Context: one part of a larger RNA
Molecule: large-subunit ribosomal RNA, domain IV
Organism: Desulfocapsa sp.
RNA sequence: CUCUGGUUAAGGAACUCGGCAAAAUAGCACCGUAACUUCGGGAGAAGGUGUGCCCUUUGAGGUGAGAGGAUUUACUUUUUAAGCCUUGAGGGGUUGCAAUGAAAGGGGGGGAGCGACUGUUUACUAAAAACACAGGACUCUGCGAAGUCGAAAGACGAAGUAUAGGGUCUGACGCCUGCCCGGUGCCGGAAGGUUAAGGGGACUUGUCAGCGCAAGCGAAGCAAUGAACCGAAGCCCCGGUAAACGGCGGCCGUAACUAUAACGGUCCUAAGGUAGCGAAAUUCCUUGUCGGGUAAGUUCCGACCUGCACGAAUGGCGUAACGAUUUCCCUACUGUCUCAACCAGAGACUCA
Numbered sequence: 001c002u003c004u005g006g007u008u009a010a011g012g013a014a015c016u017c018g019g020c021a022a023a024a025u026a027g028c029a030c031c032g033u034a035a036c037u038u039c040g041g042g043a044g045a046a047g048g049u050g051u052g053c054c055c056u057u058u059g060a061g062g063u064g065a066g067a068g069g070a071u072u073u074a075c076u077u078u079u080u081a082a083g084c085c086u087u088g089a090g091g092g093g094u095u096g097c098a099a100u101g102a103a104a105g106g107g108g109g110g111g112a113g114c115g116a117c118u119g120u121u122u123a124c125u126a127a128a129a130a131c132a133c134a135g136g137a138c139u140c141u142g143c144g145a146a147g148u149c150g151a152a153a154g155a156c157g158a159a160g161u162a163u164a165g166g167g168u169c170u171g172a173c174g175c176c177u178g179c180c181c182g183g184u185g186c187c188g189g190a191a192g193g194u195u196a197a198g199g200g201g202a203c204u205u206g207u208c209a210g211c212g213c214a215a216g217c218g219a220a221g222c223a224a225u226g227a228a229c230c231g232a233a234g235c236c237c238c239g240g241u242a243a244a245c246g247g248c249g250g251c252c253g254u255a256a257c258u259a260u261a262a263c264g265g266u267c268c269u270a271a272g273g274u275a276g277c278g279a280a281a282u283u284c285c286u287u288g289u290c291g292g293g294u295a296a297g298u299u300c301c302g303a304c305c306u307g308c309a310c311g312a313a314u315g316g317c318g319u320a321a322c323g324a325u326u327u328c329c330c331u332a333c334u335g336u337c338u339c340a341a342c343c344a345g346a347g348a349c350u351c352a
Base pairs, nucleotide, nucleotide: 001347002346003345004344005343006342007341008340010338011337014336019333027051028050029049030048031047036041038172052094053093054092055091056090057089058088059087060086061085062084063083066080067079068078069077070076071074095099107331108330109329110328111327112326113325114323115322119131120130135170136169137168138167139166140165141164147156148155149154173318174317175316176315178248179247180246183245184244185241186240187239188238189237192236193235194234198230199229204224205223206222207221210217211216249267250266251265252264253263276310277307288304289303290302291301292300
């Protein structure tokens, strides 16, 4: 010097990203216990008092020796009751620094964020605000169901039957969930347009009987080519649908101080963000501004609204309880620190 323990004057978080670590609290009994609340909780809230041993009085419970009575003489029944055991209460005394004398054994309170909760998760760096959840909604499915596995047979779904089963989103509860169907998707429609195979076979071409003096023309057949026309779904088209994917404006002017704009004008759009919330797990500028807390506060709490770039089941805003969650403050407590010291043990180091 390192590690593991122990103690420490005065101060008491000044340490530090952060009270990390340590200290403190602690059992049992009694008293007492706030806001809030879904009336269950919160709650062991908080905060106090007592706690050993000896003597004595007494209550309750258990066991029941012994003695007496009765008779049906029995391992009977009944009355009384000592002793012992367990436990509670009252009074008195007494020892120590200390009485749950060791060990085991909650620190507490307040304000916010997120997630309702118990639960689940990255076996070996993440336990969470992530996943799940009960509840909500949409949608598909009429049973040989939809869906899934499988070339198929078959199986699951289900020995179930729409109060059932599958998929997707949201996520207790409370109050709610606004506007847009132009785009994409889905559903419905079938008049018109387009459209495949197929059907259909026109025109044209090759070949050669025949005709022609020749140039050439050219039936049937066999081949080649293949036009109109008839052809479904789909797409175009017409409607619906946002708890489907998604989206939810700009400029200018205006009130008798100023400022602001209930109001007006104009352009664009499918429609221009409603309620609620808001420098937020979202705010760049930004340590915004004001208030609170501190002597001093980039964090925290309450407001404001100028929302770079919140916003309503990719849910919005609240919310008791809960959390090895995140953040701020207070109290208790302490070697975390001012600032280090000593003790014990184990190493390191030296010698053998």